[in-house]
């Protein structure tokens, strides 16, 4: 750096250095000398990757039994026990990432209700952005 997929009305903030800006962009509205960005140390959401248990079922692989008076074999099917796989509005948090003002802070395009029109408001996709996850 762009390409696919998923999520974005929920949650979670003290310190310390620093010293003015910060909410991506654009309009608005907001936050900021009762300290902004940025770095640190410490906490803590949160469950996207990963483990780790738990259930669940199905498919597969095994072992056992069903299986003999004695000895060799014994398929399928049930039943049972294990791995492995797949799933979960489950639990956990020792990894990897995210995050901790206000819905992504509201719109921005497009169509729709509404309306005499137009503003406001409402509803529907889009687009842009963030994040994790994957292939380049």
């Nucleotide at each position: 750096c762009g390409c696919u997929c998923a999520u974005c009305c929920a949650g979670a903030g003290g310190g310390g250095c620093g010293g003015a800006g910060g909410g991506a962009c654009c309009g608005g509205c907001c936050c900021a000398a009762c300290g902004a960005a940025g770095c640190c140390c410490c906490g803590g959401c949160a469950a996207c990757c990963a483990g780790u248990c738990g259930c669940a079922g199905g498919u597969u692989c095994g072992g056992c039994g069903u299986a003999c008076a004695g000895a060799u074999c014994g398929a399928a099917g049930c039943g049972u026990c294990g791995g492995a796989c797949u799933g979960c509005a489950g639990a956990c948090c020792c990894g990897g990432u995210g995050c901790c003002a206000a819905a992504u802070c509201c719109g921005g395009c497009a169509g729709g209700c509404g309306a005499a029109u137009g503003c406001a408001g409402c509803c529907u996709g889009g687009a842009a952005g963030a994040u994790g996850a994957g292939a380049g």
Background
Predicted 3D model of a 136-nucleotide RNA (SAM riboswitch aptamer (S box leader)) from an Anaerolineae bacterium. It was read from a public genome assembly, where an Rfam model found it. The organism belongs to Anaerolineae, within Bacteria.